[in-house]
C1' cells in the first nucleotide's frame, strides 16, 4: 500500500399484511375489547427443509408471532457509497 474481516458514523435504498368492528376520552390520535391479517427491529426454537462435508452442537433472509407492524408520516432487517478506528494476509 493491496486485499479482506469487524464495530462506529452519514447519505442513498428499503417489503408484507384492516385508514377492520364495538366501548370511551378533549373525537387528530390514544386507552380498552373483540375477530383477521404480516414477518424484515427485538425476542424464543432449531420439529420440518437448508448452510456449516456427516452426527453432535450451531446459524440464518428458515421457523413461532411473545414484542412489534397491518393508509400516510415514524419504525424497519438487509443492501450499496464514502469516512474513521480496529484485526488479519500479502
Nucleotide at each position: 500500500u493491496c486485499u479482506u474481516c469487524g464495530c462506529a458514523g452519514a447519505c442513498g435504498a428499503g417489503a408484507g399484511a384492516g385508514a377492520c368492528c364495538g366501548g370511551u376520552c378533549u373525537c387528530c390520535g390514544g386507552c380498552c375489547g373483540g375477530c383477521a391479517c404480516c414477518g424484515a427491529a427485538g425476542g424464543c426454537g432449531c420439529a420440518a427443509a437448508u448452510c456449516c462435508g456427516c452426527c453432535c452442537g450451531g446459524a440464518a433472509u428458515c421457523g413461532c408471532u411473545c414484542a412489534g407492524g397491518u393508509a400516510a408520516a415514524a419504525g424497519g432487517a438487509u443492501c450499496g457509497u464514502c469516512u474513521g478506528c480496529g484485526g488479519a494476509u500479502a